This is a predicted structure of a 79-nucleotide RNA (c-di-GMP-I riboswitch aptamer) from Nitrosomonas sp.
Its mean pLDDT, the model's own confidence on a scale to 100, is 87.
NCBI's taxonomy places the organism under Bacteria, Pseudomonadati, Pseudomonadota, Betaproteobacteria, Nitrosomonas.
RNA sequence: CAAAGUUAAUGCCACCCUUACUGCAAAGUAAGUCCGGAAAGCCAACGGAUCUCUUCAUUGAGAUGGCCGGGUUGCCUCU
Numbered sequence: 001c002a003a004a005g006u007u008a009a010u011g012c013c014a015c016c017c018u019u020a021c022u023g024c025a026a027a028g029u030a031a032g033u034c035c036g037g038a039a040a041g042c043c044a045a046c047g048g049a050u051c052u053c054u055u056c057a058u059u060g061a062g063a064u065g066g067c068c069g070g071g072u073u074g075c076c077u078c079u
Base pairs, nucleotide, nucleotide: 003079004077005076012037013036017032018031019030020029021028022027035066041072042071043070046069047068048067049064050063051062052061053060
């Protein structure tokens, strides 16, 4: 440096749900919670998929990265 992974160690995030706020909504933010995650860090202006509002019409506008693939950055080392 690269691969691989969770063996060991240091740590990290926080499902569902509850409360408050924002939003027409999907959903988001904050606190609690901790199902799980080796990237559950980031990218929705890379490709799919799903969801919401709207439309004659996936027509237009949004949401989901903890739906999948992909891109990109990062910790450690039994190997």